[in-house]
RNA sequence: AAAAUUGCUCUCUAGGGUUCCGUUUAAAGAAUCAUCUUUAAAGCCUGGUCCGAGAGAGAGCGUACAGCUAGUUUUAGCUGUAUACACGGAGGGAAAAAAGCCCGGGAGAU
Numbered sequence: 001a002a003a004a005u006u007g008c009u010c011u012c013u014a015g016g017g018u019u020c021c022g023u024u025u026a027a028a029g030a031a032u033c034a035u036c037u038u039u040a041a042a043g044c045c046u047g048g049u050c051c052g053a054g055a056g057a058g059a060g061c062g063u064a065c066a067g068c069u070a071g072u073u074u075u076a077g078c079u080g081u082a083u084a085c086a087c088g089g090a091g092g093g094a095a096a097a098a099a100g101c102c103c104g105g106g107a108g109a110u
Base pairs, nucleotide, nucleotide: 007061008060009059010058011057012056015051016050020048021047022045023042024041025040026039027038028037029036030035062083063082064081065080066079067078068077069076070075085105087108091103092102093101
């Protein structure tokens, strides 16, 4: 210095935080010992909603190749196979916030 490795969508998971719900705590009030309401705080609250992987899982679509059928001039349908490999910051972005999200298979490393 060059090259090799990269299709799309959905459902989930690892993970992530704190708008909302729930939970806990404190204060005030009601009530009178069992609770209820309001306000504030807490994600060093298991959780529900939520965000969520290129290098996690599954499915579908797509693509390539082969075969069969129809059609007959290169098209449609069906079936099968393949869809590999993959170390990685810091920093920045987000009208809840954060992250394995996005920048990004980037910088760098090999």
Description
The RNA shown here (Guanidine-I riboswitch aptamer) has 110 nucleotides and comes from Peribacillus simplex. It matches the Rfam family "Guanidine-I riboswitch aptamer". Rfam describes the family as follows. This family represents a conserved RNA structure found upstream of the ykkC and yxkD genes in Bacillus subtilis and related genes in other bacteria. The function of this family is unclear although it has been suggested that it may function to switch on efflux pumps and detoxification systems in response to harmful environmental molecules. The source organism's lineage runs through Bacteria, Bacillota, Bacilli, Bacillaceae and Peribacillus. Its mean pLDDT, the model's own confidence on a scale to 100, is 77.